[in-house]
Context: one part of a larger RNA
RNA sequence: GAUGAACGCUAGCGGCAGGCCUAAUACAUGCAAGUCGAACGGUAACAUAGUCUUCGGACUGAUGACGAGUGGCGCACGGGUGCGUAACGCGUAUGCAACCUACCCUUGACAGGGGGAUAGCCCGAAGAAAUUCGGAUUAAUACCCCAUAGUAUCCUUUGAUGGCAUCUGAAGAGGAUUAAAGAUUUAUCGGUUAAGGAUGGGCAUGCGUGACAUUAGCUAGUUGGUGAGGUAACGGCUCACCAAGGCUACGAUGUCUAGGGGUUCUGAGAGGAUGAUCCCCCACACUGGUACUGAGAUACGGACCAGACUCCUACGGGAGGCAGCAGUAGGGAAUAUUGGUCAAUGGGCGAAAGCCUGAACCAGCCAUGCCGCGUGCAGGAAGACAGCCUUCUGGGUUGUAAACUGCUUUUAUACAGGAACAAAUAGUCCAUGCGUGGAAAGUUGAGUGUACUGUAUGAAUAAGCACCGGCUAACUCCGUGCCAGCAGCCGCGGUAAUACGGAGGGAGCAAGCGUUGUCC
Numbered sequence: 001g002a003u004g005a006a007c008g009c010u011a012g013c014g015g016c017a018g019g020c021c022u023a024a025u026a027c028a029u030g031c032a033a034g035u036c037g038a039a040c041g042g043u044a045a046c047a048u049a050g051u052c053u054u055c056g057g058a059c060u061g062a063u064g065a066c067g068a069g070u071g072g073c074g075c076a077c078g079g080g081u082g083c084g085u086a087a088c089g090c091g092u093a094u095g096c097a098a099c100c101u102a103c104c105c106u107u108g109a110c111a112g113g114g115g116g117a118u119a120g121c122c123c124g125a126a127g128a129a130a131u132u133c134g135g136a137u138u139a140a141u142a143c144c145c146c147a148u149a150g151u152a153u154c155c156u157u158u159g160a161u162g163g164c165a166u167c168u169g170a171a172g173a174g175g176a177u178u179a180a181a182g183a184u185u186u187a188u189c190g191g192u193u194a195a196g197g198a199u200g201g202g203c204a205u206g207c208g209u210g211a212c213a214u215u216a217g218c219u220a221g222u223u224g225g226u227g228a229g230g231u232a233a234c235g236g237c238u239c240a241c242c243a244a245g246g247c248u249a250c251g252a253u254g255u256c257u258a259g260g261g262g263u264u265c266u267g268a269g270a271g272g273a274u275g276a277u278c279c280c281c282c283a284c285a286c287u288g289g290u291a292c293u294g295a296g297a298u299a300c301g302g303a304c305c306a307g308a309c310u311c312c313u314a315c316g317g318g319a320g321g322c323a324g325c326a327g328u329a330g331g332g333a334a335u336a337u338u339g340g341u342c343a344a345u346g347g348g349c350g351a352a353a354g355c356c357u358g359a360a361c362c363a364g365c366c367a368u369g370c371c372g373c374g375u376g377c378a379g380g381a382a383g384a385c386a387g388c389c390u391u392c393u394g395g396g397u398u399g400u401a402a403a404c405u406g407c408u409u410u411u412a413u414a415c416a417g418g419a420a421c422a423a424a425u426a427g428u429c430c431a432u433g434c435g436u437g438g439a440a441a442g443u444u445g446a447g448u449g450u451a452c453u454g455u456a457u458g459a460a461u462a463a464g465c466a467c468c469g470g471c472u473a474a475c476u477c478c479g480u481g482c483c484a485g486c487a488g489c490c491g492c493g494g495u496a497a498u499a500c501g502g503a504g505g506g507a508g509c510a511a512g513c514g515u516u517g518u519c520c
Base pairs, nucleotide, nucleotide: 001519002518003517005516006515007514008513009512012373013372014371015370016369017368018366019365020331025329026328027327029326030325031324034073035072036071039070040069042066043065046064047063048062049060050059051058052057080284081283082282089209090208091207092206093205094204095203096202099201100200104197105196106195107194108193109192110191112146113145114144115143122135123134124133125132126131150167152166153165154163155162172189173188174186175185176184177183210256211255212254217247218246219245222244223243224242225241226240227239228238229237259281260280261279262278264273265272266271286307287306288305289304290303309320310319311318312317337363339362340361341360345359346357347356348355349354376407377406378405379404386398387397388396389395390394412457413456414455415454416453417452421447428439429438430437431436464509465508467506468505469490470489471488475504476503477502478501479500485492486491
C1' cells in the first nucleotide's frame, strides 16, 4: 500500500459498487419455462346469444374464449456452483482435401394421388393414493405408401460428361370475394428439396501452463501396420490378424495440491502474490452408471437402473432432489428481503394482440469499500467562571475557546412544484410488385410524487477513535511500588515511572478510528 474481510469503540447524510471465502451439508414453503385455437378433434369452467321452462333451471360449441388432450416450437438459452480435472482443461498460434449446424439471410425448383391408426370424449374395471388396464369411436401441419425432383451415395472417368444400380421429399392454415355450400383468388404464415452465406459447435497439431526424485522406471489396445465395423467426421474409437513396439533424467510413472484465462494487488522495474465482483472457456447438478428424444444433451427444475437419505401409506405400494430467487436449520470470526415490476433491455412462443420470464430492472438490509457533503461563519479580553500546572498575595495554560453581538441555511424539518429513463409495437394514412419505408396523432412507468427546484423556520439536527520512552508527530501532575499492569521491536514497573492506571494538556486521522488475519 491492499482486502469479498472479522472484532472493539463510535456514528449525520448522499452517490456508486460489493455482500456464505466455512458444510458440492440437509432442506419446510412460495415462485424461477412456457407458448400457439391462424395445426387438430373438441367443450370442463366463465361470459354472450338463442330455444325450452314446473321459474329452481335445462339444452344448443352457435359466438367470445378455453380446462384437459393430440400436434408444433422452446425447454441444450438464460440463472447457479467450483466437486472433479495438472488435462489439448485453459491460453496462444495454426489446420480440417476429415466434419455437423434448428431458427435466420440469398438463389433455384416443387407441393400430385392414396391409406391405416391413436389420444381425448364415451362405456367398464382395479387401487388408500400415485396411477393403471380393457372395450368402442374420432381428427390433424401426428403417422404411413405411391409418384415427381435430386449437384446425395455408388459405378465409370485424370476430370468434366455419362450410367440410373442404391437411397431419399412434402402440409396445410388464415384472409378476401360469395346469402350459404362449393368454388375461385392472393398481398399473409407455414411445408419439401438443392446450393451458398451467417451463426454456433466438433476434431487435430506446435508452444506455454503447479509441488515433491525422501516417487525411477512405466505401458498388452499398450506402439505401429493391414482389413472390417462405427462416427457428422479423422483416429485403437472398437474388433480380427500381423509386427514388437511406445514413453522416460529436457523428469515418464506415482503421490499431493489446484478449475484455466482476461485480470486484481504490490513493486522504480524485473518479479512476487492472486483468480471475489464483471467478461470468455471448462466441469458439475443428491452419489454412481446408462442411453432415449432431438439440429444440438449423455440434459440443474426430462427418463431408466443401482445406492444413501427424507417423506406419505389403508403396509399392498408410492413420492422427492434449492451448487435457480428468497428463506430455514447446521457449520462459522463472518456475509442481506420468504420485497416490487415486466415500465425499459434481452429471451421463448405466437400472424398479431399478447402470455411467460426470481434473466433483468428496481426497492429493502449492512460504514463492507471508494467518492462527495455537513456538523457553522465573522467579530468578541473582564484574557470571565471552572479545571490543570506552578518558583503560589502572584504567574502560566485550556483560550477567541466560551459567554455576548451580527450573519448564513448546505444539511434537517414542514409545505409547494416536479422530471429524464418512452421510443415504440398494434391501429390509421401515404408510397411500394413484395420485403419494407415514411407521416400524423395517440397509448404504455415497477422504481415514484423518486431525482431535482422553490419557499418558510432556526445554529437550529450532527464527533469520535487510537496515540504522546525511542523507532514516531505529541509532557506534566497524581496514584501504584518488579505489585497491578504495558509491550510491534528495543524494553518499562523494586518510592520522585514523559513507558502501568487516572487527570489536565498535546500531536494524528476523522464518520470514522484502532486491533487482528492475509498478500506484495
Predicted 3D model of a 520-nucleotide part of an RNA (small-subunit ribosomal RNA, 5' domain) from an uncultured Bacteroidota bacterium. RNAcentral holds the full RNA, with entries from ENA.